[in-house]
Description
This is a predicted structure of a 1556-nucleotide RNA (small-subunit ribosomal RNA) from Deltaproteobacteria bacterium RIFCSPHIGHO2_02_FULL_50_15.
């Protein structure tokens, strides 16, 4: 610094992350509409749909100063009663005539170009009224309306006779290059021609009204036919205005519209117009548009401008202004200055509407107003007072223009609904841990206030004109006549409207909703409901604790309005000009040549289209911006400016472009001399191998799989050997070598043919690049015609596999692979990467050439040029990569892509011989699809390693009896819970009552328990009766503790009674706490802080060794550090020291006994302690860390064992241990009691006992334990009983007594002899014993007596690595009694481990993924059911269209006019009308044809839906690696051949590459 002031995002795709993409959402806006609400005022706005049909009123009319005519009613006179006369009145109405009616108002069909915008042109043109100038108006003439008067009509109306005026009408005079032809000058020109002067010759004009006045004329005191003034009129020329026609530019959308055109393009010649033009005719030529989009379709009035945007642009075209266009619908002239005419004429349709049926009237897309349609959108109002028009001299009349009012919160704007005070934080709602907390200074109260609304009062501005009156200048005139002009003063003139505005009065009085409170997005809580009812923009809520539904408290946000819907713009960089992009996310044409078009090396010099500058003209107004004013602000609105990105002219600069012109050689070509090479085409030849034929040897197989089988062979196969025929392909040389545009190309030898390269020079002189159509080339398959077929092999057929098996495998085996001609045109035609040219760090292979230097040379080094791999820098990337062969930094030229699925379909329309290709959509549907990468899971992926995980053993279950849990069945209950590992001898360390939760009766209801009131009683304790008991009724006994003087009081216990409450093994383990299982005693799981990645993450923890261990070394962008592993705790092993009772006993002594005296060495006991650490040697190992080996030692490399369980998985199990929210329950879901039941039993399963015998059974003798238990207990001697046990009392609160004895296997002797037994002992019968209130359902045990299955157990599975396993017996706990369970205890006491291939489970890496609810995953196709849109259809309908043909109304032309006929005539006639004729032509008709839209039996595939059916295609190597195209099959996915890809794991091997 007046007219610079300005650009914000979110939410959703995932386990998490980055990107791409798409959806939605937060703003502004509106001629809106609907809910809910709802005081005032100002300004504005207000049929978007039926250009749908319209009653009724109203919207154009004026002018008697152009004209003749001229009333009615009323009142007044008069009258002969028939009438007449005056006033009404020269008025109304009507006619002649002049202007207007073409404006002004509506609408918005139609029009995509006859149109609108912006600049021009008209030398091709017009223009009433109005203005300026010049002339001029002289003389005549004949009719027609009105009127009268007849005829005819229902009307509308018409048709004859008659009279008349004029500013009407028609001659004639006189007149100008105004106009025609003729013939000149000057100038100007874009050369077509205008422009001024001017000659002679034709032609054309008129009208008068009003007013005054006698100056001039004529009558003549005055008046005119004269003067004059005003208006009007005629001609001419100029202006203004407004038009008309031409041109450049600019204006949507389809190319699934690709060729349009015959008046079509042009000449000529004539007609016509106000002009120019094929505007139209006729003749001639034969063109004329068009990919910069013609022609066709569709849709649309155009603009200032509106909205909206940061802007650039989108969308839009209501109000106002500007242009067009239209006026029931379609044709058509007429008339005028000007219409082809909205409130005119004419014909045609349709439509209403009168009718006497013959006929006629109408045209609201003008203002109300009406019916329709619609979601929808006002009054049949005032007044012309104001501005504006129209007529008039003028008053003045007309004006649904206008200017107001009235009706709509429809919009903008602007005010009120009340201020201040006021905490007992009131009542009362709500909420709550019950303390409180909010509603809350919010109310009440009390102290003002007084807008708006109500009542009363006062009260404008919009008024200026004009018009009289009058005073004044001025000017025309001959005038002191008049008459225009302009100036003062009176006075008249307001629809709104008694409006605005002022002012008095009362009184807080009469004035708040409305949406939303899960994120986005300000706002939170309770109660209802329970995937219901609902809710939603979008993500998503709702299946019992819903801040998301519904209600209510509270809150939040806007406010007379607030939400919802509807549309535009923004966000949206999501069409990218401003400002995107294609390697994998959609997106580079399979590849090439090459027209048009875009681009283009380097000097000079013109020229000036583009560029740039300055001027100038337009860019209407109004709107936007500024600024200044007016209305109490504001909205509105007025002046003033500024802006109007353009476009037109004039003028200048030349640097860049582009154009000319001349030059250069760095692009580009060409020549010359050399080089490689599966480059292309042709003809030839060669050998191995394969098949098959002939012959021969020779004998049973051969062939083929994972095993097999189908086939082949005794009619001699395979195999061998010679010999021949025939196709097809060219082993090794073979290399991420080489050629080629891509497809592609491979033995060899010729012949033609093209292209790279490379060196050194000359030549041309930009000749260049890219390329839309277009042309050509194009693998495999697949067609056509014809050969050819050896090998392979879709289809087929058999065999297998399978649950099937239309497949993977195997025998066979047609097309087809081959070749020649055509065709076809596709592929994962890939580098998923268009071509060109230029610049940007290198290192290293190879393949072709040059050069250097060396050398005998091939080699080796250096440079260099062209190719083709890898690896990196900078940079780019989303990330992965890419990186001079760019995905990097620029430029030029194409091609493509805008969310997924429908669908690369459908429909048109080219190609094709089919298959099909090529081009390419919509409805519908979904929020997501998608890309790279991260972190886990997971793979019938890969390494590495561990594990009673295989393997080597021992032994056992699965088979019997039997116990014991469970499933299932039963049943009044069989209570309830736990279900793969990790329920199923589990809760339960003990179900006859109890337990107990469950069944069936019988009771109780403040309860069986717990706190509180009030009352009353001591608690106890004992009998009788009923009754199953429970409970019920009754009697008797009997007073206690503290304090107190007595009375009482008080704690504790019982009763009554009321309510508050109690009770639940009821329900939710999925609402929790706490506790436990399990992966797992696996060796992991994480941080800090650092580094790296945009980021999820990653690093660390990974790598090389070791290890039981993420244990330790070592190395490293990490460095620490935590839980976890180790130890540290506890028992066992050894050994000290303490200490010696109840233990012990070597020595003395004693005894049946360690009995006892002694003793504490031993051993035990039970306390601190030592001790073992890879500490030592030797050796391997990186000199480590470790490891194998040895010594020593009671133990050696964690010495056994035990407690201890990291982050966390399993919505694992416990709500029936307990504890607990919530919800049910409350004379029951609770509490008491009897009796049942948990113990059933056609089956199944788990867990276990005991067998099954001779390594055993029985009988008799006879050793050796540890650890524990015990007073409601353990029980000893002794004594009975065959026994289970009785009786008995000793001991003993336990190193003392007991249990408990000889512990059993063991051992010694006998016996039994292989059998259902002297095994086995289940079963059942009698008979006992203990526990217990009570052994029937339902204990345990003795005895005697039955003596059942069973003779080593199918598939299948368990469990163990040493003091184990296997065996044998002893003790606990629970418990009146009940153990084959469980917990412990110890005696005896093996076997095996080659090894880690393969089952399970597990730790580390590391790939692969389309999983993430994590393979128990994720998905894909048919079928069947519903319910959408879609296409195809014999067809039918309907709309528009085009050609052809009939047909032809009004009407203009034109031709005819023999009928008619006033003006003019020189009398002959012209003119001039009418009728017929013709051209054109509107609407109809008839065919035939496109386009579109709608329907259509029936079909076709697509979408979607909850848990349908069949199989498993695809993701892992996904169990035949997968996907492209092709081609044949096949219930579906699909499956097979052929040729391609890698966007395949896995393994070896081969190339390269980086370190050394």
């Nucleotide at each position: 610094u007046a007219a610079c002031u300005g650009g914000a995002g979110a939410g959703u795709u995932u386990g998490a992350u980055u990107c791409u993409g798409g959806c939605u959402c937060a703003g502004a806006a509106c001629g809106a509409a609907c809910g809910c609400u709802g005081g005032c005022g100002g300004c504005g706005u207000g049929c978007c749909u039926a250009a749908c049909a319209c009653a009724u009123g109203c919207a154009a009319g004026u002018c008697g100063u152009a004209c003749g005519a001229g009333a009615u009613a009323g009142c007044c006179c008069c009258u002969u009663c028939g009438g007449g006369g005056g006033u009404g009145u020269g008025u109304a109405a009507a006619g002649u005539g002049g202007c207007g009616c073409a404006c002004g108002g509506g609408u918005g069909a139609g029009u995509a170009a006859u149109a609108c915008g912006u600049g021009g042109g008209u030398a091709a043109c017009c223009u009433g009224c109005c203005c300026u100038u010049g002339a001029g108006a002289c003389g005549g003439g004949g009719a027609c309306a009105a009127c009268c008067u007849g005829c005819u009509g229902a009307a509308a109306g018409g048709c004859g006779g008659g009279c008349u005026a004029a500013u009407a009408c028609c001659g004639g005079a006189u007149a100008a290059g105004a106009c025609c032809a003729c013939a000149g000058u000057u100038c100007c020109u874009c050369c077509g021609g205008g422009a001024a002067c001017a000659g002679a010759g034709g032609u054309c004009a008129a009208a008068g009204a009003u007013g005054c006045c006698c100056u001039c004329u004529c009558c003549a005191u005055g008046g005119a036919c004269g003067g004059u003034a005003u208006c009007a009129c005629u001609u001419a020329a100029g202006g203004a205005u407004g038009g008309g026609c031409c041109c450049a530019c600019g204006u949507c959308c389809c190319a699934u519209c690709a060729g349009c055109u015959u008046g079509u393009u042009g000449g000529u010649a004539g007609g016509g117009u106000a002009a120019u033009g094929g505007c139209c005719u006729a003749c001639c030529a034969a063109g004329g548009c068009g990919a910069a989009g013609a022609c066709g379709g569709g849709u649309a009035g155009c603009u200032g401008g509106u909205c909206u945007g940061a802007g650039a642009g989108g969308a839009u075209g209501a109000u106002c202004a500007g242009c067009c266009a239209c006026a029931c619908u379609g044709g058509a002239a007429c008339u005028g200055a000007g219409a082809c005419a909205c409130g005119g004429u004419c014909c045609a349709g349709a439509c209403u509407c009168c009718u006497a049926c013959g006929g006629g009237a109408g045209g609201c897309a003008g203002c109300a107003g009406u019916g329709g349609g619609g979601a929808a959108u006002a009054u049949u109002g005032c007044g012309c007072a104001a501005u504006g028009g129209g007529c008039g001299a003028a008053a003045g009349c007309c004006u649904g223009a206008c200017g107001c009012a009235g009706c709509a919160a429809c919009g903008c704007c602007g005010c009120g609904u009340g201020a201040g005070u006021g905490a007992u934080g009131a009542a009362g709602g709500c909420c709550u841990u019950c303390g409180g907390g909010u509603c809350g200074u919010a109310a009440a109260g009390c102290u003002c206030u007084g807008u708006c609304a109500g009542a009363g009062g006062g009260g404008a501005a919009g008024a200026a004109u004009g018009c009289a009156a009058u005073a004044g200048a001025u000017u025309c005139g001959a005038a002191c006549a008049g008459g225009g002009u302009c100036u003062g003063u009176u006075g008249u003139u307001g629809a709104c409207g008694g409006u605005a505005c002022c002012u008095u009065c009362a009184g807080a009085g009469g004035a708040a909703g409305c949406a939303c409170c899960g994120g986005c997005u300000a706002a939170c809580u309770c109660c209802g409901u329970g995937c219901c009812a609902g809710c939603a923009g979008c993500c998503g809520c709702g299946g019992u604790a819903a801040u998301a539904c519904g209600g209510a408290g509270g809150g939040u946000g806007c406010a007379a309005g607030c939400g919802u819907u509807g549309u535009u713009c923004g966000g949206a960089a999501u069409u990218a000009c401003u400002g995107g992009g294609c390697g994998u996310a959609a997106a580079g044409c399979g590849c090439g040549u090459g027209c048009a078009g875009g681009c283009g090396g380097u000097c000079u010099u013109g020229a000036a289209a583009g560029u740039c500058c300055c001027g100038u003209g337009u860019g209407a107004a109004a709107u936007c911006c500024c600024u200044c004013g007016g209305c109490u602000u504001a909205a509105c609105u007025g002046g003033g400016g500024a802006a109007u990105g353009g476009c037109g002219c004039g003028g200048g600069a030349a640097a860049c472009u582009c154009c000319a012109a001349g030059g250069c050689u760095a692009g580009a070509a060409u020549a010359c001399g050399g080089g490689a090479g599966a480059a292309g085409u042709c003809a030839g030849c060669g050998g191995a191998a394969u098949u098959c034929c002939u012959a021969a040897u020779g004998u049973a197989g051969c062939g083929g799989u994972g095993a097999a089988a189908u086939g082949c062979g005794u009619a001699g196969a395979u195999a061998u050997u010679a010999g021949g025929a025939g196709g097809a392909a060219c082993a090794c040389c073979a290399g991420c070598g080489g050629c080629g545009a891509a497809a592609g190309c491979g033995g060899u030898u010729g012949a033609c043919u093209a292209g790279c390269c490379c060196a050194a020079u000359a030549u041309u002189g930009a000749c260049g690049c890219u390329g839309a159509g277009a042309c050509g080339c194009g693998a495999a398959a697949g067609c056509g015609u014809g050969g050819g077929g050896a090998u392979c092999a879709a289809a087929c057929a058999g065999g297998a596999u399978u649950a099937g098996a239309u497949a993977c495998c195997c025998u066979g085996g047609u097309a087809g692979u081959c070749c020649a001609c055509g065709c076809u045109g596709u592929a994962a035609a890939c580098g998923a990467u268009g071509g060109a040219u230029a610049c940007u760090a290198g290192g290293u292979g190879u393949u072709g050439g040059g050069g250097g230097a060396a050398u005998u040379g091939a080699c080796c080094c250096c440079c260099u040029c062209a190719g083709u791999g890898c690896c990196g820098a900078c940079g780019c990337u989303a990330a992965c990569g890419c990186a001079u062969u760019a995905a990097g930094u620029a430029u030029c030229c194409c091609g493509c892509c805008u969310g997924g699925g429908g669908a690369g379909u459908a429909c048109g329309g080219u190609c094709g011989c089919a298959a099909g290709a090529c081009u390419a959509a919509a409805a519908c549907u979904c929020a997501a699809a998608g890309g790279a990468a991260u972190u886990g899971a997971c793979g019938g992926g890969g390494g590495c390693c561990c594990g009673c995980a295989c393997a080597a053993g021992c032994g056992g279950u699965g088979g019997a009896g039997c116990a014991u849990g469970u499933g299932g069945u039963u049943c009044a209950a069989u209570u309830c819970g736990a279900c793969g590992c990790a329920a199923c001898g589990c809760g339960a360390a003990a179900a006859a009552c109890c337990u107990u939760a469950c069944c069936u009766g019988g009771a109780c209801u403040u309860g069986a328990c717990a706190u509180c009131u009030g009352g009353g009683g001591a608690a106890u304790c004992c009998c009788u009766c009923c009754g199953a008991a429970a409970a019920g009724a009754g009697g008797g006994a009997g007073u206690g503790c503290c304090c107190g003087c007595a009375a009482g009081g008080g704690a504790g216990c019982c009763c009554c009674a009321a309510g508050a409450c109690a009770g639940g093994u009821g329900c939710u383990g999925c609402a929790u706490g706490g506790c436990u299982g399990u992966c797992g005693u696996c060796a992991g799981c994480u941080c800090g802080u650092g580094u790296c990645g945009u980021g999820a993450g990653a690093u660390g923890u990974u790598g090389g060794g070791u290890u039981a261990a993420g244990u330790c070394c070592c190395g490293c962008a990490a460095c620490g550090a935590g839980c976890g592993c180790a130890a540290c705790c506890c028992c066992c092993g050894c050994c000290u020291u303490u200490a010696g009772u109840u233990g012990c006993c070597a020595u003395c002594a004693u005894u049946u006994a360690g009995u006892u005296g002694g003793g504490c060495a031993c051993u035990c006991u039970a306390a601190a302690g030592g001790g073992a650490c890879u500490g030592c040697c030797c050796g391997g190992g990186u000199u480590a860390a470790c490891c194998g080996g040895g010594a020593g030692g009671a133990a050696g490399g964690u010495g056994g064992g035990g407690a201890c369980g990291a982050c966390g998985u399993c919505a694992a199990g416990u709500c029936c241990u307990c504890a607990u929210g919530g919800c049910c329950u409350u004379u029951a879901u609770g509490u008491c009691u009897a009796g049942g039941g948990c113990u059933a039993c056609a089956c199944a399963c788990g867990u276990g006992c005991u067998a099954c015998a001779a390594u055993g059974g029985g009988u008799a003798c006879u050793a050796c334990a540890a650890a524990g238990g015990g007073u409601u207990g353990c029980c000893a001697a002794c004594c009975c009983g065959u026994g289970a046990g009785g009786g008995g009392g000793a001991g003993c609160u336990a190193a003392u007594c007991c249990c408990a004895u000889c512990a059993a296997a063991g051992g010694u002797a006998c016996u039994c002899u292989a059998a259902g037994u002297u095994c086995g002992g289940a079963u059942u019968g009698c008979a006992g014993u203990c526990u217990g209130c009570a052994a029937c359902u339902c204990g345990a045990c003795u005895g005697c007596a039955u003596g059942a299955a069973g003779c080593u157990g199918g598939a299948a599975u368990c469990g163990c690595u040493a003091g184990u396993a296997a065996u044998c017996g002893c003790g606990g706990a629970u418990c009146a009694g009940c153990a084959u369970g469980c917990c412990g205890c110890g005696g005896u006491g093996a076997a095996u481990a080659c090894g880690u291939u393969c089952c399970c489970g597990g730790g580390c890496c590391u790939u692969g993924u389309a999983c993430a609810c994590a393979c128990c995953g994720c998905c894909c196709g048919u079928c069947a059911c519903a319910c959408c849109a879609c296409g195809a259809a014999a067809g039918u309908g309907a709309u528009u269209u085009a050609u052809a043909c009939c047909a032809g109304a009004a009407g203009u032309c034109g031709g005819u006019g023999a009928g008619c006929u006033a003006a003019c005539u020189u009398c002959g006639g012209a003119g001039g009308c009418a009728g017929c004729c013709g051209c054109c032509c509107a609407a109809g008709g008839u065919a035939u044809g496109g386009a579109c839209c709608a329907u259509g039996a029936u079909u076709g595939g697509g979408g979607u839906g909850a848990a349908g059916u069949c199989g498993u295609a695809a993701c892992a190597a996904g169990g035949u690696a997968u996907c492209c195209g092709u081609a044949g099959c096949g219930g579906a996915a699909g499956c097979u051949g052929c040729g391609g890809a890698u966007g395949g794991a896995u393994c070896a091997c081969c190339u390269c590459c980086u370190u050394u």

Rfam family: Bacterial small subunit ribosomal RNA. Rfam links the family to the GO terms structural constituent of ribosome and ribosome.